RNAcentral holds the sequence, with entries from ENA. This is a predicted structure of a 72-nucleotide RNA (transfer RNA) from Lactococcus lactis. Its mean pLDDT, the model's own confidence on a scale to 100, is 80.
[in-house]
RNA sequence: CCGACUUAGCUCAGUUGGUAGAGCAUCUGAUUUGUAAUCAGAGGGUCGCGUGUUCGAAUCAUGUAGUCGGCA
Numbered sequence: 001c002c003g004a005c006u007u008a009g010c011u012c013a014g015u016u017g018g019u020a021g022a023g024c025a026u027c028u029g030a031u032u033u034g035u036a037a038u039c040a041g042a043g044g045g046u047c048g049c050g051u052g053u054u055c056g057a058a059u060c061a062u063g064u065a066g067u068c069g070g071c072a
Base pairs, nucleotide, nucleotide: 001070002069003068004067005066006065009024010023011022012021018055026042027041028040029039030038048064049063050062051061052060
């Protein structure tokens, strides 16, 4: 210098801007003599950070931070 990534405790989805989601984990309940497993439900997120555009931004523009990779 070039590219990719940053969204829940963890792993990740969410595309041409219109309600923020899944699995696992955690908690509660059911089931069981009890545990595990199974089933139902609940909690949990200023979408890395700032600014701008827009009626409306995880999504577009711009600045910046971190991580990974590439060329020299």
It matches the Rfam family "tRNA". Its family is annotated with triplet codon-amino acid adaptor activity in the Gene Ontology. The family's RNA type in Rfam is transfer RNA.